This is a predicted structure of a 105-nucleotide RNA (SAM riboswitch aptamer (S box leader)) from Abyssicoccus albus. Model confidence (mean pLDDT): 81 of 100. The RNAcentral record of the sequence draws on Rfam.
[in-house]
RNA sequence: CUCUUAUCCAGAGUGGUGGAGGGAUGUGCCCUUUGAAGCCCGGCAACCGUCUUAAAUGACAAGGUGCCAAUUCACAAUAAGCUUAAUGACUUAUGAAGAUGAGAG
Numbered sequence: 001c002u003c004u005u006a007u008c009c010a011g012a013g014u015g016g017u018g019g020a021g022g023g024a025u026g027u028g029c030c031c032u033u034u035g036a037a038g039c040c041c042g043g044c045a046a047c048c049g050u051c052u053u054a055a056a057u058g059a060c061a062a063g064g065u066g067c068c069a070a071u072u073c074a075c076a077a078u079a080a081g082c083u084u085a086a087u088g089a090c091u092u093a094u095g096a097a098g099a100u101g102a103g104a105g
Base pairs, nucleotide, nucleotide: 001105002104003103004102005101006100007099008098013041015040016039017038021031022030023029025076026075027074028073042068043067044066047064048063049060050059051058072097077094078093079092080091081090083088
């Protein structure tokens, strides 16, 4: 990097450092010098893991990841509904794209 598969409306800081960006992409809309990213500490969760069980269930959090504004911040394609003079907007469902884990190449 590609493929398979599961999950994505819950949860998590009045800390230190740092010093201007951040929220994947586009559009929008937001966050941010009342301090962004990154790093350290702290925390959340429970995919792998450990214990338990015939199995399921259940418990735990030492270890490997992950995560800690806003539903994956909203939308992006299709269908249905609703609405309009029309475009559009809105609602719902599915999907796409993306993120993370586990497995395979």